Context: one part of a larger RNA
RNA sequence: GCCUACGAGUUAACGUUGCUAGCAAGGUUAAGUACUUAAGGUACGAAGCCGUAGCGAAAGCGAGUCUGAAUAGGGCGCUUUAGUUAGCAGUGUUAGACGCGAAACCGUGUGAUCUACCCAUGGGCAGGGUGAAGCUGUAGUAACAUACAGUGGAGGCCCGAACCCGUUGACGUUGAAAAGUCUUGGGAUGACCUGUGGGUAGGGGUGAAAGGCCAAUCAAACUCGGAAAUAGCUCGUACUCCCCGAAAUGCAUUUAGGUGCAGCGUUGUAUUAGUUUCAUAGAGGUAGAGCUACUGAUUGGAUGCGGGGCCUUCACCGGCUACCAAUUCCUGACAAACUCCGAAUGCUAUGAAAUGAUGUACAGCAGUGAGGGCAUGGGUGCUAAGGUCCAUGUCCGAGAGGGAAAGAACCCAGACCAUCAGCUAAGGUCCCAAAGUGUAUGCUAAGUUGAAUAAACGAGGUUUGACUGCCCAGACAGCUAGGAUGUUGGCUUGGAAGCAGCCAUUCAUUUAAAGAGUGCGUAACAGCUCACUAGUCGAGCGGUCGAGCAUGGAUAAUAAUCGGGCAUAAGCAUAUCACCGAAGCUAUGGCAUCGAAAGAUGGGUAGGGGAGCAUUGUAGCGACGUUGAAGGUAAACUGUGAGGUUUGCUGGAGUUUCUACAAAAGAAAAUGUAGGC
Numbered sequence: 001g002c003c004u005a006c007g008a009g010u011u012a013a014c015g016u017u018g019c020u021a022g023c024a025a026g027g028u029u030a031a032g033u034a035c036u037u038a039a040g041g042u043a044c045g046a047a048g049c050c051g052u053a054g055c056g057a058a059a060g061c062g063a064g065u066c067u068g069a070a071u072a073g074g075g076c077g078c079u080u081u082a083g084u085u086a087g088c089a090g091u092g093u094u095a096g097a098c099g100c101g102a103a104a105c106c107g108u109g110u111g112a113u114c115u116a117c118c119c120a121u122g123g124g125c126a127g128g129g130u131g132a133a134g135c136u137g138u139a140g141u142a143a144c145a146u147a148c149a150g151u152g153g154a155g156g157c158c159c160g161a162a163c164c165c166g167u168u169g170a171c172g173u174u175g176a177a178a179a180g181u182c183u184u185g186g187g188a189u190g191a192c193c194u195g196u197g198g199g200u201a202g203g204g205g206u207g208a209a210a211g212g213c214c215a216a217u218c219a220a221a222c223u224c225g226g227a228a229a230u231a232g233c234u235c236g237u238a239c240u241c242c243c244c245g246a247a248a249u250g251c252a253u254u255u256a257g258g259u260g261c262a263g264c265g266u267u268g269u270a271u272u273a274g275u276u277u278c279a280u281a282g283a284g285g286u287a288g289a290g291c292u293a294c295u296g297a298u299u300g301g302a303u304g305c306g307g308g309g310c311c312u313u314c315a316c317c318g319g320c321u322a323c324c325a326a327u328u329c330c331u332g333a334c335a336a337a338c339u340c341c342g343a344a345u346g347c348u349a350u351g352a353a354a355u356g357a358u359g360u361a362c363a364g365c366a367g368u369g370a371g372g373g374c375a376u377g378g379g380u381g382c383u384a385a386g387g388u389c390c391a392u393g394u395c396c397g398a399g400a401g402g403g404a405a406a407g408a409a410c411c412c413a414g415a416c417c418a419u420c421a422g423c424u425a426a427g428g429u430c431c432c433a434a435a436g437u438g439u440a441u442g443c444u445a446a447g448u449u450g451a452a453u454a455a456a457c458g459a460g461g462u463u464u465g466a467c468u469g470c471c472c473a474g475a476c477a478g479c480u481a482g483g484a485u486g487u488u489g490g491c492u493u494g495g496a497a498g499c500a501g502c503c504a505u506u507c508a509u510u511u512a513a514a515g516a517g518u519g520c521g522u523a524a525c526a527g528c529u530c531a532c533u534a535g536u537c538g539a540g541c542g543g544u545c546g547a548g549c550a551u552g553g554a555u556a557a558u559a560a561u562c563g564g565g566c567a568u569a570a571g572c573a574u575a576u577c578a579c580c581g582a583a584g585c586u587a588u589g590g591c592a593u594c595g596a597a598a599g600a601u602g603g604g605u606a607g608g609g610g611a612g613c614a615u616u617g618u619a620g621c622g623a624c625g626u627u628g629a630a631g632g633u634a635a636a637c638u639g640u641g642a643g644g645u646u647u648g649c650u651g652g653a654g655u656u657u658c659u660a661c662a663a664a665a666g667a668a669a670a671u672g673u674a675g676g677c
Base pairs, nucleotide, nucleotide: 001677002676003675004674005673006672011095012094013093014092015091016090017089018088019087020086021085022084023083026050027049028048032044033043034042035041054061055060064076065075066074067073098236099235101233105226106225107224109222110221116200117199118198119197120196121195122194123193124192125190127159128158129157130155134151135150136149137148138147139146163187164186165185169182170181171180202218204214205213206212239612240611241610242609243608244607249262250261251260252259253258263368264367265365266364267363268362269361270360271359274355275354276353277352278351279350280349281348282347288341289339290338295335296334300330301329302328306324307323308321309320310319311318371396372395373394374393375392376391377390378389379388380387401412402411403410416590417589418588419587421586422585423584427580428579429578430564431563436577438576439575440574441573442572443571450566457552458551461549462548463547464546465545466544467543468542469541470540478536479535480534481533482532484509485508486507489503490502491501515530519528520527591602592601593600594599613666615663616662617661618660619659620658622656623655624654631650632649633648634647635646636645637644638643
C1' cells in the first nucleotide's frame, strides 16, 4: 500500500414544539392487590399531577386583588374557557452523551541486580627511570653550621603493559552493536581500580553540580486506581432521489480561530401587503463651484498706519530710505475638520400604472459571525503592494459551459434529462483548429504590430491638414566670376593689419555687389571661405503650427508571439457583407415540483424540509426448497437512483413475498483497530 472484518448522534429521566389517537371542563393513574396466560396482559387502586381564577412578601380576600387614609389613581388580572393522557418525530437540559486523542493532577503500592553516594569485608597494579628526608664516613667549626662521597628509598613523581577512561579521525547510521569497531590519546601507588554483602525512594534519594543519575524511562521513576479527567483544539462521522437555500455583518464579551442577541436560510400556521416606473410634495449640504460672504491660508502690483536703519537736534520737532509691513484697492489662486451658493443619485410621503405572492407576524430547526477578487467613491500607505480599513455594486465563495494559449472571481452566459436538428453571444474565420487567403479605401517598413511592457526629451522617417514667404521681371540647389577702396578704423599691445581684447555716429567712397566683417588660418601679415552681386540653368523652392503611423530613449536573472508563417498583410484604421461559435435561445421527446387550469419552475456548499432503497430481528396471513435453500460466480433484463428480477455453473440445507413493528441498521478516508498478502 491493497483486500477482508470491526469502527462514531445512543439510552434514561424531565421540559418544549409539531403530528396521530382516546376522553373532554375535565384528563390521568403510581406504588400495590387480585386474576390469567402465549409471561404479553386484564381488572381493581384518585394517593398524587396538570387544567378549570386571580392578586398579594404573607396572613388573607376573591372577578377581583395589591398599594394606600381613600369609594382616588396606578400595577397585575376578569370581562375573550381547552385541556389532559399516551404513541411517534424535531430539539433542549442532566448524565461520558457522536467517536478517537493529550500534556498533566491526586491516591495506594513496586523498584538502588543499571546507575549516584555511603558502610562492612576481600582482591589487583609487568618492567624501567628519577633519587627527598634520615643515616655513615671524610673534610670542617671553639661548638654548631656547612661541603663532599656513600648509603637510603620518599612522591595525588616520570616512561610504559594489565586495568580504568573515552581526546582525535574514519567507518558504522533498516549497524555485527537501541552507543560499537579500528586508529590516535589520558590516568596507571592513587581524591586509584575492582569482587561480594548491606544502606539511602519519588517533591523523595544521591550528586567533586551536568538538572546529572535513580533498571535502554527523569525539570519530578514505574505500576494500578480516581477515570470514559478535561480538551472554546485537530481529525473522522458510513445508502439514494426530490424542493428551497445562506453567512463570513452589527452590538456585547478576561473577547478576538469561542459564545449570546440581532441580521441572512428553511419548515409550518395566520394574514396582506411588497417591488418597479411615472407624477407631485418634502428634508439634506456631498460632487462641483466660490471666497471684498465668514474662518484660515495665499501670488504680483498700488497705497504706506506702524516699526527698523541713516541724517539732524540740548530736547521736542523734522528729513531720507531699492528694508519689514497693518488697513484698503486691483490681480491670481487654495481648504476633510471654510461656505454667499449648490447638483446628479439616494431617502421619505401621497397618487396612478405595471407586476403578481415576492411582504409581515408567530412558532419549530438551523448554519454563519476567518471571507476574497474586480469596478466606482474615500481614509491610511509612497494617489506603493495580490497592502490595509470603510461605502455602493457585482461575481467567486456555493457556478458547470464558451472566450482570454494555460488562469476562483476579466468578457459572454446561469447546466432537469435525451437528440448525428436550427439561430446566436463574447470571441473569431491562412494552417495546427470550426468558419473569408471577403469586399472598399488608406496607413506602417519598425517584424513596430498582431498576447502583456512606459515617460520626459530627441529626430530633414513617412503620410496628411492649415497658414505664410520667394518665384518665368527666372526663385531654391549646383557651377563660373566678383567679393573692392579710405584702411593696418581708433585704442591697447612686443605685435593686433576684418577675425586676442576694448571703443563706436560700425562711417564713407567706387559699385551689379562687397560687413570697419560668418568661420578656418598666421608670431603678425599672407592664404581659404561666408554674407552680398552678376552670369549659366529652367519650375517650383522655403518657413511655422497641427494630426496619423513609425523611430531613439528601452537594463533582470535557462529559452520562448503556443508553433509555422505573414511585407498592397494573415499588421493598423474606417466602412460593409457572409459565416463559425456555448450546457444561452429555438425545435422534438421525456421526468419531477407548484398550480383548478393555462402555465411556470428544476446550478448549488453550510443548512432546513420531503419521499424512498437496502440490512438484522419480531408478529400475522402465506409461499419456496435434496426434481437443490442460503452463499459464491458469470451473463442478460429492468428501475431516475439507492436497487431488483431471471438464467447457467458452483454449493449442499434452509429461505422468503406482503402488511406492520423494533434497531448493535449502510464506510473510502479518523498518521483508525485486528488479520492476511
Large-subunit ribosomal RNA, domain II from a Flavobacteriaceae bacterium, 677 nucleotides, folded computationally. RNAcentral holds the full RNA, with entries from ENA. The prediction has a mean pLDDT of 84.